Predicted 3D model of a 76-nucleotide RNA (transfer RNA) from an Oscillospiraceae bacterium. The sequence is in RNAcentral, with records from ENA. The same sequence occurs in records of 5 taxa. Rfam family: tRNA. It is annotated as a transfer RNA.

[in-house]
Parts: sequence; structure tokens; C1' cells
RNA sequence: GCUAGUGUAGCUCAGUCGGUAGAGCAGCGCAUUCGUAAUGCGCAGGUCGGGGGUUCGAGUCCGUUCACUAGCUCCA
Repeated sequence: GCUAGUGUAGCUCAGUCGGUAGAGCAGCGCAUUCGUAAUGCGCAGGUCGGGGGUUCGAGUCCGUUCACUAGCUCCA
């Protein structure tokens, strides 16, 4: 330098044919217990790596860019 993949909640990951984002764990509150843990119920937490484009509508499609990973290649 080239190619491919990945990027979504604090962490690990889903998200179908484009229709407006979810789960588990973690956190907080309540119940339960003599108390803790466990368990049950509830709550909060995101504009999907960053811009741009297409569209009535984009996590999803197009393109650009950034970071990481893997492979290939050149050079003094």
C1' cells in the first nucleotide's frame, strides 16, 4: 500500500424483507430474610464509531473517514 471482517446500553451480544432499538449480566429501588446471599417485581441506562448521500422513513442500502483484527504484497 491492497483486501476482508468487526464497531449497537458499563460488559457480552441480538436486531428478519428498510418501518423508527432489545436481551442477559452489572447498577438502583421495593418485597422476602433476624441479617446477608439467592429469588420475585419494578426502574434507569443508547440516537447504533464519526460526517455525508438515497428514501416518506436507515442500526440495516450507497459512499467517505476513524479505530481494531486477520490475510496478502512492496521497499530501502